[in-house]
RNA sequence: AACGUUGGCGGCGUGCCUAACACAUGCAAGUCGAACGAGAAGCGGAUAGCUUGCUAUCCGUGGAGAGUGGCAGAUGGGUGAGUAACACGUGAGUAAUCUACCCUCGAGUAAGGAAUAACUUCGCGAAAGCGAAGCUAAUACCGUAUAAUACUCUGGAGCAAAAGCUUUCAGAGUCAAAGCCUUCGGGCGCUUGAGGAUGAGCUCGCGCCCUAUUAGCUUGUUGGUAGGGUAAUGGCCUACCAAGGCUGUGAUGGGUAGCCGGCUUGAGAGGGUGUACGGCCACACUGGGACUGAAACACGGCCCAGACUCCUACGGGAGGCAGCAGUGGGGAAUAUUGCGCAAUGGGCGAAAGCCUGACGCAGCGACGCCGCGUGGAGGAUGAAGGCCUUCGGGUUGUAAACUCCUGUCAGAAGAGAAGAAACUUCGAGUAAUCGGAAUUGACGGUAUCUUCAGAGGAAGCCCCGGCUAAUUACGUGCCAGCAGCCGCGGUAAUACGUAGGGGGCAAACGUUGCUCGGAAUUACUGGGCGUAAAGGGUGUGUAGGUGGCUGAGUAAGUCAGGGAUGAAAUCCCGAAGCUCAACUUCGGAAUUGUCCUUGAAACUACCCAGCUUGAGGAUAGUUGAGGAGAAUGGAAUUCCCGGUGGAGCGGUGAAAUGCGUAGAUAUCGGGAGGAACACCAGAGGCGAAGGCGAUUCUCUAUGCUAUUCCUGACACUGAAACACGAAAGCUAGGGGAGCGAACGGGAUUAGAUACCCCGGUAGUCCUAGCUGUAAACGAUGGGCACUAGAUAUUUCCGUUUUUUACGGGAGUGUCGUAGUUAACGCGUUAAGUGCCCCGCCUGGGGAUUACGGUCGCAAGGCUGAAACUCAAAGGAAUUGACGGGGGCCCGCACAAGCGGUGGAGCAUGUGGUUUAAUUCGACGCAACGCGAAGAACCUUACCUGGGCUUGAACUGCUGGUUGUAAGACCCUGAAAGGGGAAUAAUCCUGCUUGCAGGAAGCCAGUAGAGGUGCUGCAUGGCUGUCGUCAGCUCGUGUCGUGAGAUGUUGGGUUAAGUCCCGCAACGAGCGCAACCCUUGCCUUUAGUUGCCAGCGAGUUAUGUCGGGCACUCUAAGGGGACUGCCUCGGAUAACGGGGAGGAAGGUGGGGAUGACGUCAAGUCAGCAUGGCCUUUAUGUCCAGGGCUACACACGUGCUACAAUGGACGGUACAGAGGGCUGCAAGACCGCGAGGUGGAGCUAAUCCCUAAAGCCGUUCUAAGUUCGGAUCGCAGGCUGCAAUUCGCCUGCGUGAAGUUGGAAUCGCUAGUAAUCGCGAAUCAGCAACGUCGCGGCGAAUGCGUUCUCGGGCCCUGUACACACCGCCCGUCACAUCACGAAAGUUGGUUAUACCCGAAGUCGCUGGGCUAACCCUUCGGGGAGGCAGGUGCCGAAGGUAUGAUUAAUGAUUGGGGUG
Repeated sequence: AACGUUGGCGGCGUGCCUAACACAUGCAAGUCGAACGAGAAGCGGAUAGCUUGCUAUCCGUGGAGAGUGGCAGAUGGGUGAGUAACACGUGAGUAAUCUACCCUCGAGUAAGGAAUAACUUCGCGAAAGCGAAGCUAAUACCGUAUAAUACUCUGGAGCAAAAGCUUUCAGAGUCAAAGCCUUCGGGCGCUUGAGGAUGAGCUCGCGCCCUAUUAGCUUGUUGGUAGGGUAAUGGCCUACCAAGGCUGUGAUGGGUAGCCGGCUUGAGAGGGUGUACGGCCACACUGGGACUGAAACACGGCCCAGACUCCUACGGGAGGCAGCAGUGGGGAAUAUUGCGCAAUGGGCGAAAGCCUGACGCAGCGACGCCGCGUGGAGGAUGAAGGCCUUCGGGUUGUAAACUCCUGUCAGAAGAGAAGAAACUUCGAGUAAUCGGAAUUGACGGUAUCUUCAGAGGAAGCCCCGGCUAAUUACGUGCCAGCAGCCGCGGUAAUACGUAGGGGGCAAACGUUGCUCGGAAUUACUGGGCGUAAAGGGUGUGUAGGUGGCUGAGUAAGUCAGGGAUGAAAUCCCGAAGCUCAACUUCGGAAUUGUCCUUGAAACUACCCAGCUUGAGGAUAGUUGAGGAGAAUGGAAUUCCCGGUGGAGCGGUGAAAUGCGUAGAUAUCGGGAGGAACACCAGAGGCGAAGGCGAUUCUCUAUGCUAUUCCUGACACUGAAACACGAAAGCUAGGGGAGCGAACGGGAUUAGAUACCCCGGUAGUCCUAGCUGUAAACGAUGGGCACUAGAUAUUUCCGUUUUUUACGGGAGUGUCGUAGUUAACGCGUUAAGUGCCCCGCCUGGGGAUUACGGUCGCAAGGCUGAAACUCAAAGGAAUUGACGGGGGCCCGCACAAGCGGUGGAGCAUGUGGUUUAAUUCGACGCAACGCGAAGAACCUUACCUGGGCUUGAACUGCUGGUUGUAAGACCCUGAAAGGGGAAUAAUCCUGCUUGCAGGAAGCCAGUAGAGGUGCUGCAUGGCUGUCGUCAGCUCGUGUCGUGAGAUGUUGGGUUAAGUCCCGCAACGAGCGCAACCCUUGCCUUUAGUUGCCAGCGAGUUAUGUCGGGCACUCUAAGGGGACUGCCUCGGAUAACGGGGAGGAAGGUGGGGAUGACGUCAAGUCAGCAUGGCCUUUAUGUCCAGGGCUACACACGUGCUACAAUGGACGGUACAGAGGGCUGCAAGACCGCGAGGUGGAGCUAAUCCCUAAAGCCGUUCUAAGUUCGGAUCGCAGGCUGCAAUUCGCCUGCGUGAAGUUGGAAUCGCUAGUAAUCGCGAAUCAGCAACGUCGCGGCGAAUGCGUUCUCGGGCCCUGUACACACCGCCCGUCACAUCACGAAAGUUGGUUAUACCCGAAGUCGCUGGGCUAACCCUUCGGGGAGGCAGGUGCCGAAGGUAUGAUUAAUGAUUGGGGUG
């Protein structure tokens, strides 16, 4: 500045940044009668005519409009299009110049002449205007005279570096003028000189934007001579001559731009900018041109061309707001068609004065800056209302109300400025000047002052997640929206919207845009290049930059003093004036710059003379795959020939293709050919790099060592340039053994255009050229100097007796100090400390790209952007996680075994399907015989139907209620419910015992109840899982910039982070272990309901009885086991192996016990709970149904398939539990389930209560005497009820199934397998489930390669939601910007040619012609004009380019989703 919201006053400033787009209307430059002629209207006078108040004429006055002439109009005012330039700034020069008006000084102003406008008449034209004839004036015009210190020419003198300057030196020649007014004093003019002042022209040094994807430009170009032109220099122009001039210190071209004082930002250095004010420049519709003039090539002058607008009678004409206002248009956007010349300034004039959109003022705009106000003090019940709330309160908030004050601004009334003094006139004075008097105000009745009344008329905007000061509620629910960056919003949003509250600023507040800062993020001050962007692939070397020691000189840089300039304004300081401030004025300082001058001489530079240490050379040695050429050699591969031989060879993880009876492979002999050079060989050597490896010879280059002889700074670096430059590739010609892209075949594979195998062409090799790139790497440019060492190695020299023992050099490595680094690391071979030079970098992608240029035969190389897009990309290190990475170790993890599952039937759960409903949850391990330790009703949450509505259950409040509560019974109904109704209360207090009040109950109302409704991703609690895995952490210390590390790693060992040792760690905590329970042995105590050895009694028999407590057992307490002992190993340790003893031996077996944490794991349906939803329903009651469905699929089980078995008969032995709404014995009935009945038992007492096993008999390999599904009939039991939908029994029926594919599960000892028993839930039971109990009772474990899971250490990582990660490319779609493209359309520009306006200049000028000259007066001459013509020349046209922009079917890649 603009926009949005809002808006009280004043002062001072400021206001088309866009269309230099087009303009209606008015105004913006005139003035002078004292330069000139003429003179309208009007007024006065006279005369004439008469129509007696009119006309005509004359005189005087008057002075309009116009004209001649002078001055001004070139200033003032506007704009910034053009211009990259001596345009501007600064400083010089002009010895290369001009200057009207003004000032000073000198001289002059004489005497003449001829015209012309105005005017009159006539004519043409619509108009604008024009023509002809005639008259007239001047300070208009023209001769003549005179004239110089003027001008021209010639000569002299002096000065100077000079083209020159000076000179009252000499001579010759040439050139002027105008008058007007007057008070008569003079004044104003005019001409010619000199000087000044002012202004201007020209020239030069320095400064002055971007682009090299513009590298070459230039013919008037560069210079000279002569001429022309100008006020003046000059190629400024012309002719001739010469061939120059500019350029990497960036010419030429392209783009952009008025420049400066200043303004803005910054600590400064810098950066950005050029509005207002001031200086300069340029322009005036576009282009060109001259005229006039002192000055213009002229904003409001002229001519021509063009575009546009207007008038027209169609023939012609007129115009130029980038002056002030104003209009349209463009635009996000920028004001009044105002007042006045009162002041300041300007033009003209002698002056009065006139003119002045300059200027002074006013108007509009919060556009900016500044100032003021919207009130001040008191005021707690902390009012009401709002908002929040844990409901207690808090906050808004002394805020308000209320009380007492004040009176700015605005309002009303009154008073009322400064800005004004001149010009003029009067007086004094010669004058400059001084004194007196008078006149003049747009702003404006404005500023200011006084009075009046009254808190009355005057506050908003933005923000409140972090950055950044300031938070709550509701609404919304990845929606709507916010957002400058990060990012908010998916139902508890401090981020959205609103409200309350708060914060900031305030007549403004926010937003957007622009600039600087912060950004040391272009680094001059003040950065970097090993890995983050960045060292050129390497060298030689030009320009350039930099450069050793000593002495002398000069003074360019440098330093010091002085001077000139650096306009004013601005900034700063000090004052002053407006009430303050902004603002204004005065004084000072500053203006960091440029120039001149005087000095200094250390340093740089220049120059001179030296030096030897840098550099180079000489001499003597020496190392080496350094380079080039030639020759030679052996081993091996392949091929060819011959011999032997006879079936395979070859190849692979395994094979096949391939070769081989036409004789391969193998082996022996002979031959051919090409390529590469085993061992030596090394982290070794050489080279500038690329690179270099058999031997010998020839040629050639470097390094190093020693001597210290020579030269005497000869050096370092190095844009441009040149040379070299792996492999692949290209051209031509050779060569071709092996290998081997492409290609063919065989395998592998889901595929396999690959990896593996068999073949095989280019190529690999040589010669001659091209290419010029690589992770061309030490990812580390070159040179010089300095800064601890240790060790290894190559080579030279020295000391030494040889010695790798020492010393001196030159290389090549490793470790490491100081230092450095973001860290990693580097560390005398620096990435340390310094100096010099070069190259390169500036977020990622786009992009090792496009276009252009250049190189190349091509492939391609070099140079090298932008649009667009993202908020990152990247480095180093850390902790985890992961790895079909490594090491160590463990686990029924594999292996070794035993038994299963998967096949069948059934049971059960799940999915799916179905259904009115099949309620809900659980989904890899870690859902699926799970919640459910019991779905016929109930349960029950689901469905259908019927009801209730303060409700089935709970609490409070208000009101009512004695025939009230309750309620047998009756009616209806499936029930619930509804209706009726005999009967008929209870407790407490008062006590007037009639009653009144209260409680409970009931009824009505109300607050609220209720919800297995949603959210387990809002939660508590609980649980699962990794995992009973050995881990997880902390304090202090130490290390690290830090994240972090150390401890916890290492050596051993263990079931174990268990223990020992070591260690910059020392300790500690949660885990491990132990403590607890149970079991195994012994013992003490105790002895009923348990036990019975001995004694007694009794029975067919039984601890049945007396008795006893020894044993078993019971249940309390102790003991026992600790690597304690021995031996061996180990480190003398921890610990391990073996042994003894012992009931038990190395945590004896089992259980309980679950670290830090992970999975947003599970559960809102167990419980609790925030929020949301529902309230005659999602609540509640009832009946019936459903959860039990059934083409199918899966999980978990049971029973089997049989003879280690089935059936029948006989017979033996448990443990742990349970039992009064119960367990139930004996007995009887029934084939049986069961029934009758009931002894005993509230339990170590009674009852429930064993099976496999054992002993016999039978079956004999079959769908069976296996198997029992299914179905039929008949029963039993429970229960209100057994149909959907229970269990059991008997008889009959007798399905599948003959050991189960891929796959998969459990188990290491009293275990698996197998056998039965019990319990919970429960009326009963779908239990074959679950949880327990005992009986019988094995096999195997070589071992850790592999599978799964886990622990520790190391390692890689582009992963951290952590490999179920991350991520690449194509394709499809949408969208965006860009490139190419047959072309197309514009802009700018170059060259050539055509045409050629106006106009200057030149030539001509036969037509015309006042001044002057001559004249015989006819005319002629000089000069001039029109006209003609030539050069140049704008616009225009044609042709050919260049460049730039837009567009283009189609096409190419890129970005985003």
The RNA shown here (small-subunit ribosomal RNA) has 1457 nucleotides and comes from an uncultured bacterium. The sequence is in RNAcentral, with records from Greengenes. The coordinates come from a structure-prediction model, not an experiment, and the mean pLDDT is 84.